[in-house]
Molecule: Glycine riboswitch aptamer
Organism: Rhodocyclaceae bacterium
RNA sequence: CGCCCGCGAACGGGAGAGCGCGGGCAACGCCGAGCAGGUCCCUCCCGCCGCCGAAGGCGCAAUCCACCCGAAAACGCUCAGGCAAAAGGACCGUUCGUGCAAU
Numbered sequence: 001c002g003c004c005c006g007c008g009a010a011c012g013g014g015a016g017a018g019c020g021c022g023g024g025c026a027a028c029g030c031c032g033a034g035c036a037g038g039u040c041c042c043u044c045c046c047g048c049c050g051c052c053g054a055a056g057g058c059g060c061a062a063u064c065c066a067c068c069c070g071a072a073a074a075c076g077c078u079c080a081g082g083c084a085a086a087a088g089g090a091c092c093g094u095u096c097g098u099g100c101a102a103u
Base pairs, nucleotide, nucleotide: 005099006098007097008096009095010094011093012092013091018049020048021047022046023045024044029039030038031037050083051082052081056079057077058076059075063071064070
């Protein structure tokens, strides 16, 4: 000087499946001067049906390591999450910082 690899940050990319149905003004939101009253289109709450897999979680397992312990998928499940847009998003790329450190 410092590859690969690990971690972090910024930026860019990043799929699938319902703007589903019913009920509710008790609560939230909105209208209203209002703790009057109204309102379920949107938002919200409750219930039901259908669907998706790429936060997380769980399961099987090739494989790795190996005395043991252990690690392990984009496969499976769908608990969680999600099904217009936005957001989120496994993962990928670039740059920077950092840890180890071969040569």